[in-house]
């Protein structure tokens, strides 16, 4: 000087001067028996994010009288250990992967229950014979020799063979050798891979080793097969106050309805008694206030513990609560850019706006710093 890796911090800065949102305060007016309330005016405090974005997770909070039992369905996680309100999330650690490397990634329970795919090319993608090897066995032909039986020689296959060659990602685990007619783990020797099981090590996952068996591969983000775990909806949750309207129509209902994901069984519970409770289905009506609503699993400094996530103590802070949506103009000066006659002039930073709330995940994304890597070049 250049490419990369991880992290962190925030998205020019200061001053004025005017506007807007919410909170706290009247010493000012109003009203009330009174407590108290209402309105205005100053002054004070304070006001979008590291992702507020996806809405992918998992909680806090609210409601629902089965959040009872059993089965069938259905969804969900998926090596170890730990951490946490928790979780598919965080730390660490193991295996496997990518990269020279900093470092990153996980498609991490089982292919020896079973099903099912591997495209084209090939004879076959696992019940393998296209080219080929062979004639010892077994069957057919032809020949030769022999009185005759026996015997020989070739050629062939509905015989034997899966070594050699082709094809492909991938072809019956591999390299050697013995064996054979010709071959073959058929046998041996040394490797490889997976089960059982024993030692060592480790808290485990796991490693690294003996003895013994058996062998073609991927895929389970293919169906399944295992082991666990599951009430339901969801701030447009609730809760208060006021207002309308069609006391509307059909249909189902008495061994009857109903009881926040479906079914069935049995059990509890509320409701109804055909003038029937409730369910479905069509239609109409409320488009209103106020409230939930910000003190939290909170923020910050210190200090013990631990690798670390992360917990514990001790001090201090209060940092948006709107509700058609509030944080804005404007002026000056500094940076930062580009342009120039060096005196000026210009433009003013990506990605982007809370909506019950909080802890991850992921994607978008400037410029600054800080640590590691790796290459080049010089001293």
């Nucleotide at each position: 000087g250049a490419a990369g890796c991880a992290g962190g911090a925030u998205u020019a800065a200061c001053g004025g001067u005017c506007g807007c949102g919410u909170c706290u305060u009247a010493u000012g007016a109003c009203u009330u028996a009174a407590u108290g309330g209402u309105c205005u005016a100053a002054a004070g405090a304070u006001g979008a994010g590291g992702a507020a974005a996806g809405u992918c997770c998992g909680g806090g909070c609210u409601c629902c009288g089965c959040a009872g039992a059993g089965c069938c369905g259905g969804g969900g996680u998926g090596c170890c250990c730990c951490g946490u309100a928790a979780u598919a999330c965080g730390g660490g650690g193991g295996c496997g992967g990518a990269g020279u490397a900093a470092u990153c990634c996980g498609a991490c329970g089982g292919a020896a229950a079973g099903u099912g795919u591997c495209a084209c090319a090939g004879a076959a993608a696992a019940u393998a014979a296209c080219a080929g090897c062979c004639c010892a066995c077994c069957u057919g032909u032809u020949c030769c020799u022999u009185u005759g039986c026996a015997g020989g020689a070739a050629c062939a296959g509905c015989g034997g063979c899966a070594a050699u060659g082709g094809u492909g990602a991938a072809a019956a685990c591999g390299u050697g050798g013995u064996g054979u007619a010709a071959g073959a783990g058929a046998c041996c020797a040394c490797g490889g891979g997976c089960u059982u099981u024993c030692c060592u090590g480790g808290a485990a996952a796991c490693a690294g080793g003996g003895c013994a068996g058996c062998c073609g591969g991927a895929c389970a983000a293919a169906c399944c097969c295992c082991a666990c775990c599951c009430g339901g909806a969801g701030c447009a949750a609730g809760g208060c106050c006021g207002a309308a309207u069609a006391g509307g129509a059909a249909a189902g209902g008495a061994u009857g309805a109903g009881g926040u994901u479906g079914g069935c069984u049995c059990g509890c519970c509320u409701c109804a008694g055909u003038u029937g409770a409730c369910u479905u289905u069509c239609g109409g009506g409320u488009a209103g206030g106020c409230u939930g609503c910000a003190u939290g699993a909170g923020g910050g400094c210190g200090u013990g513990g631990g690798c670390a996530a992360c917990c514990g103590c001790g001090c201090u802070c209060c940092c948006a609560g709107a509700u058609a949506g509030a944080u804005g103009a404007c002026c000056g000066u500094u940076g930062a850019c580009c342009c120039c006659u060096c005196g000026g002039g210009g433009u003013u930073g990506a990605c982007a706006g809370a909506a019950c709330c909080c802890g991850g995940c992921u994607u978008a994304u400037u410029u600054c710093c800080u640590g590691c890597u790796c290459c080049c070049u010089g001293c």
The RNA shown here (Bacterial RNase P class A) has 379 nucleotides and comes from a Candidatus Zixiibacteriota bacterium. The coordinates come from a structure-prediction model, not an experiment, and the mean pLDDT is 78. A source record names the gene rnpB. RNAcentral holds the sequence, with entries from ENA. Taxonomically the source falls in Candidatus Zixiibacteriota (Bacteria, Pseudomonadati). Its Rfam family is "Bacterial RNase P class A". The family's RNA type in Rfam is ribozyme. About the family: Ribonuclease P (RNase P) is a ubiquitous endoribonuclease, found in archaea, bacteria and eukarya as well as chloroplasts and mitochondria.